[in-house]
RNA sequence: GCAAAGCCGUCGAAAGGCGGUGACGCAGAGUCACGGGGCUACAGCGGUUCAGUCCGCUACGCUCGCCGGGCCGCCA
Numbered sequence: 001g002c003a004a005a006g007c008c009g010u011c012g013a014a015a016g017g018c019g020g021u022g023a024c025g026c027a028g029a030g031u032c033a034c035g036g037g038g039c040u041a042c043a044g045c046g047g048u049u050c051a052g053u054c055c056g057c058u059a060c061g062c063u064c065g066c067c068g069g070g071c072c073g074c075c076a
Base pairs, nucleotide, nucleotide: 001026002025006021007020008019009018010017011016024065030071031070032069034068035067036066037063038062039061044057045056046055047054
């Protein structure tokens, strides 16, 4: 210097993001979803149902505080 969980507000279909509060941690907890991993499934596809009713598949969504890699970088 940053700020996990929880709580409050807010956006989102969700995962999750943002703001406040709060400190579990981090000496790159800066940044980029590029590779792998993980999370979600509105829409779509298939099945099913009286009914998005329920189930399966699926990232174009999300995670850099899961790992690797790229970029940029303060103090001693």

Overview: c-di-GMP-I riboswitch aptamer from a rhizosphere metagenome, 76 nucleotides, folded computationally. Model confidence (mean pLDDT): 87 of 100. Of the family's consensus pairs, 100% are formed in the model. RNAcentral holds the sequence, with entries from MGnify. Its Rfam family is "c-di-GMP-I riboswitch aptamer". Rfam describes the family as follows. GEMM was predicted in a large-scale screen for bacterial structured RNA regulatory elements. Its family is annotated with cyclic-di-GMP binding in the Gene Ontology.